A computed fold for a 482-nucleotide part of an RNA from an uncultured bacterium, annotated as small-subunit ribosomal RNA, 5' domain. Its Rfam family is "Bacterial small subunit ribosomal RNA". Its mean pLDDT, the model's own confidence on a scale to 100, is 87. The full RNA is in RNAcentral, with records from ENA and SILVA.
Context: one part of a larger RNA
RNA sequence: GGAUGAACGCUGGCGGCGUGCCUAAUACAUGCAAGUCGUGCGGAAACACUUUUAGGUGUCGAGCGGCGGACGGGUGAGUAACGCGUAGGUAUGUACCCCAGAGUGGGGCAUAACCGCCUGAAAGGGCGGCUAAUUCCACAUAGAAUCUUUUGAUUAAAGCCUUCACUGGCGCUUUGGGAACAGCCUGCGUCGGAUUAGCUUGUUGGUAGGGUAACGGCCUACCAAGGCGACGAUCCGUAGCUGGUUUGAGAGGAUGAUCAGCCACACUGGAACUGAGACACGGUCCAGACUCCUACGGGAGGCAGCAGUAGGGAAUUUUCCACAAUGGGCGCAAGCCUGAUGGAGCAACGCCGCGUGCAGGAUGAAGGUUUUUGGAUUGUAAACUGCUUUUGUGAGUGACGAAUCUGACGGUAACUCACGAAUAAGGGCCUGCUAACUACGUGCCAGCAGCCGCGGUCAUACGUAGGGCCCAAGCGUUAUCC
Numbered sequence: 001g002g003a004u005g006a007a008c009g010c011u012g013g014c015g016g017c018g019u020g021c022c023u024a025a026u027a028c029a030u031g032c033a034a035g036u037c038g039u040g041c042g043g044a045a046a047c048a049c050u051u052u053u054a055g056g057u058g059u060c061g062a063g064c065g066g067c068g069g070a071c072g073g074g075u076g077a078g079u080a081a082c083g084c085g086u087a088g089g090u091a092u093g094u095a096c097c098c099c100a101g102a103g104u105g106g107g108g109c110a111u112a113a114c115c116g117c118c119u120g121a122a123a124g125g126g127c128g129g130c131u132a133a134u135u136c137c138a139c140a141u142a143g144a145a146u147c148u149u150u151u152g153a154u155u156a157a158a159g160c161c162u163u164c165a166c167u168g169g170c171g172c173u174u175u176g177g178g179a180a181c182a183g184c185c186u187g188c189g190u191c192g193g194a195u196u197a198g199c200u201u202g203u204u205g206g207u208a209g210g211g212u213a214a215c216g217g218c219c220u221a222c223c224a225a226g227g228c229g230a231c232g233a234u235c236c237g238u239a240g241c242u243g244g245u246u247u248g249a250g251a252g253g254a255u256g257a258u259c260a261g262c263c264a265c266a267c268u269g270g271a272a273c274u275g276a277g278a279c280a281c282g283g284u285c286c287a288g289a290c291u292c293c294u295a296c297g298g299g300a301g302g303c304a305g306c307a308g309u310a311g312g313g314a315a316u317u318u319u320c321c322a323c324a325a326u327g328g329g330c331g332c333a334a335g336c337c338u339g340a341u342g343g344a345g346c347a348a349c350g351c352c353g354c355g356u357g358c359a360g361g362a363u364g365a366a367g368g369u370u371u372u373u374g375g376a377u378u379g380u381a382a383a384c385u386g387c388u389u390u391u392g393u394g395a396g397u398g399a400c401g402a403a404u405c406u407g408a409c410g411g412u413a414a415c416u417c418a419c420g421a422a423u424a425a426g427g428g429c430c431u432g433c434u435a436a437c438u439a440c441g442u443g444c445c446a447g448c449a450g451c452c453g454c455g456g457u458c459a460u461a462c463g464u465a466g467g468g469c470c471c472a473a474g475c476g477u478u479a480u481c482c
Stems, first nucleotide, its partner, number of pairs: 001482004006478005013354006019347002021312001026310003030307003035067003040064002043060002047058003074265003083190008092182003097178008105139001107137002114129006144155004159170003191237003198228003203225008240262004244255004267288005290301004318344001320343003326340001327338004357387004367378004392419006401409001426471005432451002437466005447454002
C1' cells in the first nucleotide's frame, strides 16, 4: 500500500447493487416451512344450491389407495479419508421422462372408514359385525426376459373419464434401447508433529459358500503366514474439500463468508422398516440427557428450515408481503401446496454513483488570531447582486417485468409541472519518517507515542485556540492476511 462476513470512536444527505451469528453443532415460547389427487374407492362430518324431499348437484372433513415427503432449504460437529480434486475403469441399479415391441382374460379372500360394545385423565387402545377399490391373492396366456444339461422350467397386468361410435384421453403389465442420475473400483495430488518407530489377527492372500443391484474378508468355515513402514506406517494434534477469494510483476503466500459443485450431519448413540431411491432434518423403533403434561398408572417433544426469544459475545436484521414471475410436488384439468423463490423492511457493513450550489463581488467590512503596532492572516471567504434546481417538498401522469387470464413489488421506477439556495460536512493529522506552524497554558507534572522519541519555564511532539494539510459521507483506531 492492498484486503475484510469485521468491531469500536466521532460524524452522517440521497440512490443503485450486494452482504449481514465468524462466538454456544447452546437451549428454545409462538406461528408458518410438504403436500396433493373425488378422472382409483366405499362414502357424507361440515357448507352451498336445489326441490324429483332422494346424497340430487356442487363440494368434501376423516378413512382406504396412488404419487411426493430421499428434492428443495439449513449447518460444518465429525472426517487427514477414494472424503475432495483430477484422469480413467465397470462387476451394477434406476420411480418419473423419451423411442420401440408385446399384452391388458376370467376369478377369489380380506380390511379401514362405518355401526355396536368395552377401556384410558390423556396420548390412545381392544373386541365383535358390514363393505369397496388402480389394495391384496392365486389361475390362464408369454412375443420378451430369467435359469438351463438346448429342451424344458419359471415370471405379468387395473382400471378410470369421455364419445353417436371398443371414438378419444389418462393409465396398468412385460421387454429392449435412450437420456439423465446414482453405486462401486483404480493412478496421481491433498496440513503439522519423530520430544509418536514400529503397526496389524478378518489382519494379508487362497479355496468353498453366503450376501449385495454389483466387484470385494463385505460376512462365515477351512488352509497358508502373510500385509504396511524413515519414499514416515502407527499414534497425537488440527481441519469439511474444491471452483474460487485475497495479496503479489510473477513464482509464491494466506484463505475456503456470500454464489456454484461434492461430502457429512439433523438433541446424543444405535438399529432397521418402507421404498426406484433413505438406514430418512419437520418418518419408525430402542437407549440416554434435557424440557413439558399427568387423574402418578402413563404420555408428549427435538428451529444446524423462515421469522423470532433467551444465553454467549466486540459483533450480525422483520415473529413483514406474495405465489404475479422462475422452479418444485400432486392433479386429465381447473387448481391446491411451496418461509424454495420473487420482493419489501432494518444496518454507511461493503462497492459504485450523486449532492451539500454556480458566476460576479475589495471599503480587502466586522469579528477572530497574530504583531516589530506599520501591518499580516482568516479572505472572494462573507455581506450584496444575478443565475440554476441535481437533490428536496407538493401536485399530476404512470410502466417494463405477462404469453390471450394473472403484478406481491407499487401508485414503486420513470416522465411533466410548481416552489425555493432552499433539506444536507465531517473526521484525522500538522518533530522526522510524512503533506501541513504560530500563540497561549503546563513545567519530567499533566500527558503524547507506530518507530526514533517529546515534556525538568522560549515545547512547531502534551492541552487549548487561530491557521494549515490529507481524505470526504465518511474519517480514524483495533484485529487478521499478503